[in-house]
RNA sequence: AUAAAACUUCAGGGCAGGGUGUAAUUCCCGACCGGCGGUAAACCCCGCGCGCCAAUGAUUGGCAUGAACUGGUGAAAUUCCAGUGGCGACAGUAAAGUCUGGAUGAAAGAAAGUUUUC
Numbered sequence: 001a002u003a004a005a006a007c008u009u010c011a012g013g014g015c016a017g018g019g020u021g022u023a024a025u026u027c028c029c030g031a032c033c034g035g036c037g038g039u040a041a042a043c044c045c046c047g048c049g050c051g052c053c054a055a056u057g058a059u060u061g062g063c064a065u066g067a068a069c070u071g072g073u074g075a076a077a078u079u080c081c082a083g084u085g086g087c088g089a090c091a092g093u094a095a096a097g098u099c100u101g102g103a104u105g106a107a108a109g110a111a112a113g114u115u116u117u118c
Stems, first nucleotide, its partner, number of pairs: 003116003008111003017029003031098002033088002035048004043086002051063005068084005090101003
């Protein structure tokens, strides 16, 4: 320095204030939040994870998978700056991105060392 193996640790944030109502952090006004990798720094460009179903010893197979434009700077930005918009699994419950629950779970991946190989 290259490749591989197994292990360890880590790995998600958010309804202030108000209205209606018997009842809503679920409706309405408004507020707030943005996983991982890539790339000029990204919730809305590309890809991944998260979800659901079936079988299973490990796991494997199938299904589903949201949303952005305009202007500016620049060699380069749908990523920065300015402006105006939009989106957000399943179950429960007065209809939920934010509450409760599966979940002291799982996981994209990140970090560190170990062993083997060239």